[in-house]
RNA sequence: ACAACGGAGAGUUUGAUCCUGGCUCAGGACGAACGCUGGCGGCGUGCCUAACACAUGCAAGUCUGGGAGAAAGGGGUAGCAAUAUCCCAAGUAAACCGGCGCAAGGGUGAGUAACACGUAGGCAACCUACCUUCAGGUCGGGGAUAACUUCGAGAAAUCGAGGCUAAUACCCGAUGACAUUCACUCGCAGCAUUGCGAGAGGAUCAAAGCUUCGGCGCCUGUAGAUGGGCCUGCGUCCCAUUAGGUAGUUGGCGGGGUAACGGCCCACCAAGCCGACGAUGGGUAGCUGGUCUGAGAGGACGAUCAGCCACACUGGAACUGAGACACGGUCCAGACUCCUACGGGAGGCAGCAGUGAGGAAUAUUGCGCAAUGCCCGCAAGGGUGACGCAGCGACGCCGCGUGGAGGAUGAAGGCUCUAUGGGUUGUAAACUCCUUUUGAGAGGGAAGAAGGUGCAGCUACAGGCAGCAUUGACGGUACCUCUAGAAAAAGCACCGGCUAACUACGUGCCAGCAGCCGCGGUAAUACGUAGGGUGCGAGCGUUGUCCGGAUUUACUGGGUGUAAAGGGUCCGCAGGCGGAUUGGCAAGUCAAUGGUGAAAUAUCCAGGCUCAACCUGGGGGCUGCCAUUGAUACUGCUGAUCUUGAGUGUGGAAGAGGAAGACGGAAUUCCUGGUGUAGCGGUGAAAUGCGUAGAUAUCAGGAAGAACACCGGUGGCGAAGGCGGUCUUCUGGUCCAUUACUGACGCUCAUGGACGAAAGCGUGGGGAGCAAACAGGAUUAGAUACCCUGGUAGUCCACGCCCUAAACGAUGGAUACUCGAUGUCGGUCCCGCUGAGCUCAUGCUCAGUCGUGAUCUCAGCGGGAUCGGUAUCUAAGCUAACGCAUUAAGUAUCCCACCUGGGGAGUACGAUCGCAAGGUUGAAACUCAAAGGAAUUGACGGGGGCCCGCACAAGCAGUGGAGCAUGUGGUUCAAUUCGAUGCAACGCGAAGAACCUUACCUGGGUUUGAAAAGCUCUGUAAACCGGUGAAAGCCGGCUAGCGUAGCAAUACGCGCGGAGUACAGGUGCUGCAUGGCUGUCGUCAGCUCGUGCCGUGAGGUGUUAGGUUAAGUCCUGCAACGAGCGCAACCCCUACACUUAGUUGCCAUCAGGUCACGCUGGGCACUCUAAGUGGACUGCCUGCGCAAGCAGUGAGGAAGGUGGGGAUGACGUCAAGUCCUCAUGGCCCUUACACCCAGGGCCACACACGUGCUACAAUGGCCGCUACAACGGGCAGCGAGAGAGUAAUCUUGAGCUAAUCCCUGAAAGGCGGUCUCAGUUCGGAUUGAGGGCUGCAACUCGCCCUCAUGAAGCUGGAAUUGCUAGUAAUCGCGGAUCAGCACGCCGCGGUGAAUACGUUCCCGGGCCUUGUACACACCGCCCGUCAAGCCAUGGAAGCUGGGGGUACCCGAAGUCGCUUACUUAACCCCGACGCAAGUUGGGGAAAGGGGCGCCUAAGGUAAAACCAGUGACUGGGGCUAAGUCGUAACAAGGUAGCCGUACCGGAAGGUGCGGCUGGAUCACCUCCUUU
Repeated sequence: ACAACGGAGAGUUUGAUCCUGGCUCAGGACGAACGCUGGCGGCGUGCCUAACACAUGCAAGUCUGGGAGAAAGGGGUAGCAAUAUCCCAAGUAAACCGGCGCAAGGGUGAGUAACACGUAGGCAACCUACCUUCAGGUCGGGGAUAACUUCGAGAAAUCGAGGCUAAUACCCGAUGACAUUCACUCGCAGCAUUGCGAGAGGAUCAAAGCUUCGGCGCCUGUAGAUGGGCCUGCGUCCCAUUAGGUAGUUGGCGGGGUAACGGCCCACCAAGCCGACGAUGGGUAGCUGGUCUGAGAGGACGAUCAGCCACACUGGAACUGAGACACGGUCCAGACUCCUACGGGAGGCAGCAGUGAGGAAUAUUGCGCAAUGCCCGCAAGGGUGACGCAGCGACGCCGCGUGGAGGAUGAAGGCUCUAUGGGUUGUAAACUCCUUUUGAGAGGGAAGAAGGUGCAGCUACAGGCAGCAUUGACGGUACCUCUAGAAAAAGCACCGGCUAACUACGUGCCAGCAGCCGCGGUAAUACGUAGGGUGCGAGCGUUGUCCGGAUUUACUGGGUGUAAAGGGUCCGCAGGCGGAUUGGCAAGUCAAUGGUGAAAUAUCCAGGCUCAACCUGGGGGCUGCCAUUGAUACUGCUGAUCUUGAGUGUGGAAGAGGAAGACGGAAUUCCUGGUGUAGCGGUGAAAUGCGUAGAUAUCAGGAAGAACACCGGUGGCGAAGGCGGUCUUCUGGUCCAUUACUGACGCUCAUGGACGAAAGCGUGGGGAGCAAACAGGAUUAGAUACCCUGGUAGUCCACGCCCUAAACGAUGGAUACUCGAUGUCGGUCCCGCUGAGCUCAUGCUCAGUCGUGAUCUCAGCGGGAUCGGUAUCUAAGCUAACGCAUUAAGUAUCCCACCUGGGGAGUACGAUCGCAAGGUUGAAACUCAAAGGAAUUGACGGGGGCCCGCACAAGCAGUGGAGCAUGUGGUUCAAUUCGAUGCAACGCGAAGAACCUUACCUGGGUUUGAAAAGCUCUGUAAACCGGUGAAAGCCGGCUAGCGUAGCAAUACGCGCGGAGUACAGGUGCUGCAUGGCUGUCGUCAGCUCGUGCCGUGAGGUGUUAGGUUAAGUCCUGCAACGAGCGCAACCCCUACACUUAGUUGCCAUCAGGUCACGCUGGGCACUCUAAGUGGACUGCCUGCGCAAGCAGUGAGGAAGGUGGGGAUGACGUCAAGUCCUCAUGGCCCUUACACCCAGGGCCACACACGUGCUACAAUGGCCGCUACAACGGGCAGCGAGAGAGUAAUCUUGAGCUAAUCCCUGAAAGGCGGUCUCAGUUCGGAUUGAGGGCUGCAACUCGCCCUCAUGAAGCUGGAAUUGCUAGUAAUCGCGGAUCAGCACGCCGCGGUGAAUACGUUCCCGGGCCUUGUACACACCGCCCGUCAAGCCAUGGAAGCUGGGGGUACCCGAAGUCGCUUACUUAACCCCGACGCAAGUUGGGGAAAGGGGCGCCUAAGGUAAAACCAGUGACUGGGGCUAAGUCGUAACAAGGUAGCCGUACCGGAAGGUGCGGCUGGAUCACCUCCUUU
């Protein structure tokens, strides 16, 4: 100084929405790896894989204890020398004996799920070398042995034998208690075994010396410190598809063993012990402090650092020692490697370096003991791959730099755009000025060093203090200064959304990208490249892994009606939870205190490296555990009490509750008999079937089995399944009233037990009807089905199994609480009314079977209250919504069950139950980015309701048959140009292909081009003429423009020609890049908006409803109120009238004239013309109706209910049609895909289709005569009249630029005649001949005329079209295009019908509603077999491997035990010799060796189990643009679907039985199929 620092989402299921739910992303981290790139420094860090194998070097030694003053060295003496001996200094090499160390440090994580670890305790059950404290002691003897030496064996390693010698080595004796042990006495203490203290007694046991004389050692004991051993509570991964395990097992008694307790071991005895609070088994794993992440709670991890454990080639074993069963020790066995003289030996890097191998991957065979530690030593010192440093690696974290300021001709270059020009890169560069970190060069230059030793001081003399000298691997390093100079230093990823950042080119479902969604099929911000941009930066990306987001395992913090999820139901042990009052205790709980929670880490505050990373100090924290003390509200335990939970009693009540027995009637079938005759039966229609051997029908009688009509009901009962004739017996539960009794006895319930529809199984019965399978008949493309006729299991009974259902309210049980309304069932109470009865009272009467009144009882009806069931509606609340709502899905508590994306799969394997069928439990690999719930808008339905339309019906006329015309398909061709293709292409583009058109083909030509237009250069033409040619064209001749200025030369301009260059040109492609235009639904009545309101939202409302209309037309109502585009109206034509106007139109009146005619004068009345106005609005009447409106033989009116017709086409649909009208992006061609020309083709012809014309005839054909229109058109035109011709037509030509003239004769019609039912006097195709017209030109390939010819065709199959009134039908006329060419098209008028009951059906459409698994929207979606490819997986004769367990065999080393006729210096006894010292023999003890035994590693054998791999073949599963068969599901999916079960079938599936609604339609009958 320090309280607390803390929580974000997004993409993806749908046409859209909300929810559920998974997948994916953004963040952080790493012992990392890979790709591209790379300047410096600091601090860290570095085999995660093969505990795989290791060459080489180093990693543990040290010591005045000893031999030992060894030897060697120097010097001297003696000697000839070998040699002997003395002195000197260094004060001692290697090896050896001995002491201490080697059990630490260092490495690794194989094993281990365990007292291994963590934490807290215990040891009255223990040890502890070195160190410290205190007490005591250190006496006297003895015998060996290594080194060494001499032999011997061996290749070596090494070994054997003889001889010499020392000790702090070894041995014996003495002394010795406070040690150990034995028994005893006393005191204190403890839960206990017992502990502590004191006393006295017995037994046992010790030592070592060295020295510089300072000291260092040695022995015994005590206490401590340190380190360890053992025990215990709690914590510590996954699997129950591991449920039972265990014989030394559990305990006891007695021993052995250990430092110590203990079955640790042994003998005996008992039969225990562990386990759903998870034993046993299997798998995985060193544990922790901590690390990463996270708001936290958690989750994952356990590198570096630190604590503990385990291991040291693999397995076993002990020895030594204070400590080991020992990483750099020993023995044995095994594998491997090496040496070998083949006899035998040696070895263990998971120490530091290093090598090989493995692997995506991890460093130097470095320097130093200077520092910090450790070992030895008194010390000096020695050792130390511990450690300190350096090296390598961007492996991580942190810091620094790659320059700064100015600078716009906005340079060049690149890229790009709307391209004569802009934009951007970009102040970026160039250029000017400045700075110098880092790097380079040069110079200076540390701290880390304290100690020790030496010298010489002080002192309190153990020791301490200060001075001088000396000690640095790193290292001439860090750091500082100077010099020159911007000099030497930037990349990587990304740019469709998430997610910051966009353009161009290339590519063309290819190449490729991709974390998810998804990009790419010719305009890719998604691939590749470039420019630009964004992000981070010496790094940046990718991959892998962990946490997060993920409240997606939910303790914090989720759910289960329909999304995944309530067990089929009940009983009930354990468990969990539990009413009221009160006392005690204090386990949980709470508080205080103490101990602990190692350090490091994390955090806060400071400090040190220039900062930071890093390091250091201090604080708090470490959420935990233990102990002590206290509190007592709650929970708990315990004592007492209570009655409201629960139960009992008493009195009533209802009921298809259960079991057994008995009885009954109707129906069905069968049998017998009678009557009776030809059919019955069945269906959509039929057939199979039955019947003349007498059916069906009908009557009578009999038999059998099964089921119980009506009552019967969102009525009752039961735990559920389920239960229905009547009666009897037995029996369970419930409700109500009462409040007498017990006194919490309760709730729930894993495991467990019982029950449990239908189907099915076993045994024995029964068998009428029905009916899987099966058979036959139908239907059908097929029909293993639906329909029909039969029919067996079964259905029924008894007993025994099975144990599953959509076992559903898809809703576990219990308790409490929380507005109301209306029913219904069962009680009870109250009130009213009615009736009956007992009793009493009273009145009248002769009497009472009379009247009245009262108490009580019973019954019925009505009402109210209350308790218990059972239904419907609704508020609050809840819900994703739908909905639930006192019978909750609301508000709360308790307990149980269950869920965690879809598929694979309720499958496989295993276990268990079952006679079987099968049930229960129940995965994984792999695969997908969804699967799903509710609701919304559409679309659709072989769903429903309402309505409309020439949609049907009622009619008329056709098409489909014939011939011809025309268009199309197909075919053909050098070409038959192209487009249009259901309705909505096909007499369409094309309102007119002989050439042209023309786009096609063949051939001949042109190349700045046929047309347009810029620039440069150059020239001055055109016209005319000739040659050649099919023409286009090519070649040649001749000539030499206009304007202005100027005398002229000339200049300029205009026009024209030539050359060149930019460019032109394209009916080439893409209508799926487009504009514009058009078709279609459809002239259908719809389509929307603003504000408000409702809904979480998509969305709804408005626009629905009730009426009405041609109409979303209008009215009424209404959380809607208004508005827009559509409808209607406004516009045009037509029907009536008026006004104005009166020529070219008209002519009533007047006049004139003609054979005749408005011909003339005249007139404008009429018709007409063309401008305007009026008129019609359900306005009036009646009826109905609220109104809108509807109706009427209504009135009036020319017209009556939008009068008739036209124009007018909402939001949108069809990627509809058109790039060949035009326009246009992109692409393509450029001596050709452009342009010109000639000829050909578009006109072909076995055939098919569409649209038309003409017909088939008498309602007609032909001939003659005769009447009445309208719309239009006309100067390169219409053309009168006249003439010629049979005619087409020709000649001539009046008039007319048109209400004037012409086209222009209308035709059907009328009158008369003829034909008389026939392939004709119908019909006119085809063909021949001859003409006409247009045009350069009618051959391919025009039209017309005349004559001749005279085909098919006698009314048209299935099917199909148009039309509702001036319409259909029929008749002609005109026009556009056009030289010519129409049966087509567009218009015009003439004549002029029939029928409509009606909306069941077909088609199309509108509105409302319903279902939906459809949304590319039913031409939808979608299921299963089969076939093909790929993938993972189950089974499988077997084969291979592995880890355990069991039984048996063998059994090394080793401990322990027993034994020993073997060996042996010390000790003991005895003997002999000797005076003694001593020598020697025997025996004993002890030791060694040998033998035997127990245990046992390794090994072997056997039988079984388990796990893994593999396996011919086989089973299903998943995935895969266009395979086969069907069509099961979604709509009533065309037989409603689904669940369980059984049988059957190529397959989906079908059928039987029972169940569910998660089924539409409420409709009377009416077949199948429809991909």